[in-house]
Context: one part of a larger RNA
RNA sequence: GUCAGCGAGUUGUGUGUCGCAGCGAGGUUAAGCCGUUAGGUGAAGCCGUAGGGAAACCGAGUCUGAAAAGGGCGAUAGUUGCGGCGUGCAGACCCGAAGCCAGGUGAUCUAUCCAUGACCAGGGCGAAGCGUUGGUAAAACUUCGUGGAGGCCCGAACCCACAAAAGUUGAAAAUUUUGGGGAUGAGUUGUGGAUCGGAGUGAAAGGCUAAUCAAACCUGGAGAUAGCUGGUUCUCCCCGAAAUGCAUUUACGUGCAGCGUCAGACAGCACCGUUGAGGGUAAAGCACUGAAAGGGCUAGGGGCCGCAAGGCUACCAAACCCUAUCAAACUCUGAAUCUCGAUGAGUGACGACUGGCAGUGAGACGGCGGGAGAUAAGUUUCGUCGUCAAGAGGGAAAGAGCCCAGACUGUCGGCUAAGGUCCCCAAAUCUACGCUAAGUGGUCAAGGAUGUGGGACAACCCAGACAAUCAGGAGGUUGGCUUAGAAGCAGCCACCCUUUGAAGAAAGCGUAAUAGCUCACUGAUCGAGUUGUCCUGCGCCGUAAAUAUAACGGGGCUAAGCGUAGUACCGAAGCCGCAGCAUCGCGCAAGCGAUGGGUAGGGGAGCGUUCCAGAUGGGGUGAAGGCGAUUCGUGAGGGUCGUUGGACUGUCUGGAAGUGAGAAUGCUGAC
Numbered sequence: 001g002u003c004a005g006c007g008a009g010u011u012g013u014g015u016g017u018c019g020c021a022g023c024g025a026g027g028u029u030a031a032g033c034c035g036u037u038a039g040g041u042g043a044a045g046c047c048g049u050a051g052g053g054a055a056a057c058c059g060a061g062u063c064u065g066a067a068a069a070g071g072g073c074g075a076u077a078g079u080u081g082c083g084g085c086g087u088g089c090a091g092a093c094c095c096g097a098a099g100c101c102a103g104g105u106g107a108u109c110u111a112u113c114c115a116u117g118a119c120c121a122g123g124g125c126g127a128a129g130c131g132u133u134g135g136u137a138a139a140a141c142u143u144c145g146u147g148g149a150g151g152c153c154c155g156a157a158c159c160c161a162c163a164a165a166a167g168u169u170g171a172a173a174a175u176u177u178u179g180g181g182g183a184u185g186a187g188u189u190g191u192g193g194a195u196c197g198g199a200g201u202g203a204a205a206g207g208c209u210a211a212u213c214a215a216a217c218c219u220g221g222a223g224a225u226a227g228c229u230g231g232u233u234c235u236c237c238c239c240g241a242a243a244u245g246c247a248u249u250u251a252c253g254u255g256c257a258g259c260g261u262c263a264g265a266c267a268g269c270a271c272c273g274u275u276g277a278g279g280g281u282a283a284a285g286c287a288c289u290g291a292a293a294g295g296g297c298u299a300g301g302g303g304c305c306g307c308a309a310g311g312c313u314a315c316c317a318a319a320c321c322c323u324a325u326c327a328a329a330c331u332c333u334g335a336a337u338c339u340c341g342a343u344g345a346g347u348g349a350c351g352a353c354u355g356g357c358a359g360u361g362a363g364a365c366g367g368c369g370g371g372a373g374a375u376a377a378g379u380u381u382c383g384u385c386g387u388c389a390a391g392a393g394g395g396a397a398a399g400a401g402c403c404c405a406g407a408c409u410g411u412c413g414g415c416u417a418a419g420g421u422c423c424c425c426a427a428a429u430c431u432a433c434g435c436u437a438a439g440u441g442g443u444c445a446a447g448g449a450u451g452u453g454g455g456a457c458a459a460c461c462c463a464g465a466c467a468a469u470c471a472g473g474a475g476g477u478u479g480g481c482u483u484a485g486a487a488g489c490a491g492c493c494a495c496c497c498u499u500u501g502a503a504g505a506a507a508g509c510g511u512a513a514u515a516g517c518u519c520a521c522u523g524a525u526c527g528a529g530u531u532g533u534c535c536u537g538c539g540c541c542g543u544a545a546a547u548a549u550a551a552c553g554g555g556g557c558u559a560a561g562c563g564u565a566g567u568a569c570c571g572a573a574g575c576c577g578c579a580g581c582a583u584c585g586c587g588c589a590a591g592c593g594a595u596g597g598g599u600a601g602g603g604g605a606g607c608g609u610u611c612c613a614g615a616u617g618g619g620g621u622g623a624a625g626g627c628g629a630u631u632c633g634u635g636a637g638g639g640u641c642g643u644u645g646g647a648c649u650g651u652c653u654g655g656a657a658g659u660g661a662g663a664a665u666g667c668u669g670a671c
Stems, first nucleotide, its partner, number of pairs: 001671006011090013026047003032041003051058002061073004093231002096228001100221006111195009120185001122154003125150001129146003134141001158182003162179005197213001199209003234606006244257005258360002260357005266351001268350001269348003272344007283333001284331002289327003293323004298317001300316002302313004363388010393404003408580004413576003419570003422555003428567001430566006441557001447541002451538010468525005474498003479493003504519001507518003581596006607660001609657010625644008
């Protein structure tokens, strides 16, 4: 892991409600006793038959009250049993703690201690003391010996466990290998003994106390408790939520309300039309409160001048005026939606109430309106609507929450939605007119650009524009100043006049300064449009990323891209047709109509297993069980036949349950 078997709302006793049954203003016995397992007896007690009031008390009323008012609570159906569904107390659906307490068992491991034994190859250093030599007044001191101290040195046994590697389903639940430390000591070790569970022992690490230690192990209290996790077994039918508010030592729990379902009794409810009312949002506005730009006017202030009086001011600035603005906590205004009524021979069957039973109280994304954040987030927090949750089907390549659309069953029929119609791939290589040349389409901004289509306006233009070519582009004058120089062209000032068809006291290059080359401007040649600004459609650049084209789903496309208009077709579990089932409603019926996605959950109807009672069958001419075929039923399941098997077993009406297995890291067994 698979298979088989086992495996979870039970029982007792109270209590609420519903169903059924008995009796009914009543209903009913409990313990006990008798009898023997049919029952009888037993009236104590309980519930009901009257309520109101704190009470005295009154009573179909009573309390409050001054009240004969008003208001509150009341003014005849129960009770006993059985069953269903809840609930209290009990282990109370099942499995699951870490733990707490009690009584015991453990120091054969290990910690420390006690008693008594054992062990430490070999080598080295050479303390005190003693002897001796020198030395002294005597000492001190000193030489050489002797001596053999030491938590001394090196290093086996022995003890330890510092480094690295291996091992890590190991050879081993702590080891191996190669090195390492101690090795006469606070040494190591044998045997016997002592101390233990809030206790021991501890050169102290919360270490150790039998592979167990921040409180050992065993048994018991014990089915501790678990607002937590997991699991909870047959079928069909009807309806169908919530993830919100308030409160909570409350936040993954719970109570009440909200939302679901079932029953009862009852007449409302929603939408739409008409009509009446409410409001201060969006927008807008500046009349208030504030903010705020420019200008004017003008108190006050600053600066300057003045001895002062006073004056000046491109400074700051209240109030006032003009122009242009802003506001969630501004409003002279003010919608749409929304809310509350009235009304309707409209549409729908949606409503509130009483009682039984729930679940939910982690929500998610999308659109719109806000707050928080950075006008960040697949962010967070509200309001409102939708979808998912609990929703399958078609589209979006793929896809909870987007678009279309809500699946009772069958059907090799039809029509459509979103979205599509060249091939993959069902349907147009459809029609008409434009646009795009970028594979734009098939990622992105500011910004940039003689891309290209459309529109508007302006200027120039056959008295010849724009471009190109040819020619001219002069004189006073080298303007004045400055400067070494300054001659159109370093810089400063001025920027005139003349000749002209036209020509700047010069727009650029250039020279040391001149010179030189262009330009503006003019003529000629040519001969028809040229130039600029703005609005707008589609494109271009901006545009670099990590395994592989990889930013159209692919092929591929110049339309098979984009825009406008149109006609066909395809396309879903939508709608229609045909056949059928169920639920609800209407109807005397025939029938007709509506409905049938569904998690938590509520309600209803059934199938099957074991046993019991009554009735009635089958079976060695082959029961149950196994295997196979076939058939009936919406399903759980049922039947028939064949074969195996070899002794029990059905059906009907009821009853009672150890009553249904795929999941619990379930339990046991087999493989």
Large-subunit ribosomal RNA, domain II from a wastewater metagenome, 671 nucleotides, folded computationally. Rfam family: Bacterial large subunit ribosomal RNA. Gene Ontology terms of the family: structural constituent of ribosome and ribosome.